[in-house]
Context: one part of a larger RNA
RNA sequence: CGACAGGGGCGUGCAAAAACGGUGUAGCAUGUGGUUUAAUUCGAUGCAAAGCGAAGAACCUUACCAGGGCUUGACAUGCCGUGGAUCCUCUUGAAAAAGAGGGGUGCCUUCGGGAACGUGAGCACAGGCAGUGUAUGGCUGCCGUCAGCUUGUGCCUUAAGAUGUUGGGUUAAGUCCUGCACCGAGCGCAACCCUUGUGUUUUGUUGCUACCGUUGAGUUUGGAACCCUGAGUAGACUGCUGGUGAUAAGCCAGAGGAAGGUGAGGAUGAAGUCAAGUCAUCAUGCCCUUUAUGCCUUGGGCGACACAUGUGCUACAAUGGUCGGGAUAAAGGGUCGCAAUCUCGCAAGGGUGAGCUAACUCCAAAAACCCAUCCUCAGUUUGGAUUGCAGGUUGCAACUCGCCUGUAUGAAGCCGAAAUCGCUAAUAAUUGCCAGUCAGCCAUAUGGCAGUGAAUUCGUUCCCGGGGCUUGUACG
Numbered sequence: 001c002g003a004c005a006g007g008g009g010c011g012u013g014c015a016a017a018a019a020c021g022g023u024g025u026a027g028c029a030u031g032u033g034g035u036u037u038a039a040u041u042c043g044a045u046g047c048a049a050a051g052c053g054a055a056g057a058a059c060c061u062u063a064c065c066a067g068g069g070c071u072u073g074a075c076a077u078g079c080c081g082u083g084g085a086u087c088c089u090c091u092u093g094a095a096a097a098a099g100a101g102g103g104g105u106g107c108c109u110u111c112g113g114g115a116a117c118g119u120g121a122g123c124a125c126a127g128g129c130a131g132u133g134u135a136u137g138g139c140u141g142c143c144g145u146c147a148g149c150u151u152g153u154g155c156c157u158u159a160a161g162a163u164g165u166u167g168g169g170u171u172a173a174g175u176c177c178u179g180c181a182c183c184g185a186g187c188g189c190a191a192c193c194c195u196u197g198u199g200u201u202u203u204g205u206u207g208c209u210a211c212c213g214u215u216g217a218g219u220u221u222g223g224a225a226c227c228c229u230g231a232g233u234a235g236a237c238u239g240c241u242g243g244u245g246a247u248a249a250g251c252c253a254g255a256g257g258a259a260g261g262u263g264a265g266g267a268u269g270a271a272g273u274c275a276a277g278u279c280a281u282c283a284u285g286c287c288c289u290u291u292a293u294g295c296c297u298u299g300g301g302c303g304a305c306a307c308a309u310g311u312g313c314u315a316c317a318a319u320g321g322u323c324g325g326g327a328u329a330a331a332g333g334g335u336c337g338c339a340a341u342c343u344c345g346c347a348a349g350g351g352u353g354a355g356c357u358a359a360c361u362c363c364a365a366a367a368a369c370c371c372a373u374c375c376u377c378a379g380u381u382u383g384g385a386u387u388g389c390a391g392g393u394u395g396c397a398a399c400u401c402g403c404c405u406g407u408a409u410g411a412a413g414c415c416g417a418a419a420u421c422g423c424u425a426a427u428a429a430u431u432g433c434c435a436g437u438c439a440g441c442c443a444u445a446u447g448g449c450a451g452u453g454a455a456u457u458c459g460u461u462c463c464c465g466g467g468g469c470u471u472g473u474a475c476g
C1' cells in the first nucleotide's frame, strides 16, 4: 500500500421490513444431471449453467452411430491433355454412384486460338464442427450504470509510498460548494442521441371531416377546423416567490405549467477482477490427421427412461364454469405472400378467387368486460392428462418423430413441509393481440403491443451486495 475481521462509525440498493402475487404439491411442456444405448453429437455448471448457444432436430440441418461407396477429393489456385457442354431415356442399386444408348450445338476470333463449362491422369495441395479458450484476436458475462480509476508538476518520506482523491456540508453521482501543500488534467458521472408526455408552424393523400347517396361495400362534390401523419420549432432551467442553510452548494414549501426538480423509459458499461465463457459464429499460432479425424449417401440417433433437479404452462373452482347477445385497442406482417366474398363440411379444412407491392386491401375475430341463461359446493356442467376411432393439412416422406379437427374416454389435483423468487405506479397482478425463425411445427418459449388495474414502504435493528472513512493483523 492492499486484502481480511462473527472491529467501529457514515451512507446506499426490492437488501431486509411492509404489501401483493408466485415457486416448492398435481398433470403436462421444455432444459439439465444421471442411467441406458450402436449413437443417445458438442459446448454452457454457485450467484454470472440449466425454455442457455438453438429466431424453430421428420429428410436436410447434423457435428453422432450402423451400412454402402470415393481418394487431387463436395470446395480453391496453378501446370498438362481432351471434349463438346447443358439435356433425355434405359439397366443395377436403399441412395450415393456405376454402366449403356439417344439427340444436339452456343459466345468472341487476326481462324493460331481464347472466355466460360464438362471430363481424365498426376503433382503441388485441398479438407478437418480433430486438440489446446491455460498460446491468442474479436465478442460476451459478472462486480455494476456501482462511483469510482488514474496522471503532469510541486511538496513530504532513506524508501516502498503519501498528498491531490482526506476534512465540513451536499448530491443519484469524485455532483457541486467550502476549507486545506497543493495547482491543474484525463477516463468515467452528467449532458449531447432515440422513444414517450404539451403547444405551435407547415403538409393534406390512401388518413380526418361535412352534405348528397347507399343505409353493406363503394362512387361523386366540398373543407383544412378536429383527429392523425411526418418535418421544423417552442417548452423545464431550481428560471420565479417564501423559508432554511455559512450571504455557498443545496434542501423544504408554493405559484405558474401538459410536465418540477435526472419528467418517464431506452441506448450508452471507466481502470480493472474472475488464467470467467467461447478454437462449434468468425479469425488464428502450435500440434495431430491425409485410401482418413476428409468427402458422398441410405437408415437410425440428437425425441431413450427406475430416478433427481431448474424454468414455465394449465389447474385445484362460484371473484367460477357453460351457452347466447353487446362494446372497446395498440403495435406488427403480407407478391415464392396476405387473402375478402360466395359456397361445401359439425369442425379442422376444401373449392372459388375480388382486392392489395398496402395510412387504400388482407391477416383481423381482440380477450378479460357488460347484459341475460343454466350449474349450487360435488372430484361436480371443476380439471383436463391419458387412450381408442374417424378425418384434415404441410411436405418426396409424418412408423420411430409434426400440427390441427370431430367423437368417445375422463387420470392426478380440493391451494401445497422445510425452503425460496419477483415487484415501488400505469408498476405488480390479470386479459388477449402481433412478429421473427418457418414448407409444416412439437411456441406453454423468446421479443414486442395494448386493455383492466391495485396494495404497501413505520423506519434502517437484523440478513445479503456495493461504496467512503477509520482501528487491528504473526496474511500478501
Stems, first nucleotide, its partner, number of pairs: 001476002003473003007470002010467001012465002015460001020422004026314008034305002042053002064300007073125001077124003080120004087102006107114002127289002131286002136283002138278003141274001143272001148187005154163001156161001167178003193266004198234005204228001208223003237260001240254005303442001316416001320375002324371003332363003337356002342351003382413001387408007429452007